[in-house]
Molecule: SAM riboswitch aptamer (S box leader)
Organism: Halobacillus karajensis
Formats: sequence, structure tokens, C1' cells
RNA sequence: UUCUUAUCCAGAAAGGUGGAGGGACUGGCCCGACGAAACCUUAGCAGCAGACUUAGAGAAGUACUGUGCUAAUUCCAGAAGCGAUUGGCUUGUAGAUAAGAA
Repeated sequence: UUCUUAUCCAGAAAGGUGGAGGGACUGGCCCGACGAAACCUUAGCAGCAGACUUAGAGAAGUACUGUGCUAAUUCCAGAAGCGAUUGGCUUGUAGAUAAGAA
């Protein structure tokens, strides 16, 4: 990097450095000098895989290890269909994360 499977309406931030961008892409709408990105420290959330415990289950738990995450539903939409009359529903695409494989 590609493929497969699963999940994505819940949850969880302070400080330091830094100094203008950021929310994947496009459109919209937002966040940002009351300090963006990035990096570091500490804390937290979650529970995918490993480990361990209860156990004997395709289960539950712990949060030790490997990750992930800590504005807004993946912020909303994007393609198709349905329905409706300016706004809704379903499936999907794309994206993200985990595990496995090549």
C1' cells in the first nucleotide's frame, strides 16, 4: 500500500513549546490571537486484539500490554432509491479505527 471482517447518534482535557491555520477530499457550516496545526508532559475515555480472572459461554469482568480517541453524529451533505415539498428516510460510496491476510 491492497484485500477481508467488525464498528462509527455513547464517552473522555489540562499544562508547556509554538504562532496561523484546522475540521481527510469537494460544497456547506463551523472552530481558531480568549491562541489553529504540530510536538512534549500529565490526566482521562473506550474496550478492537493480546494477557489475566470468573468461568466453561460465540459470556462477563480487569485496564497490565499493543493500538485508538478526548468541539460539533464520521459536524452535515456527496451516489442510488423512496417519500415529500425545501425538509425527511433507507442502502451505499468515501473516510477513520481495530484485527487478520497478501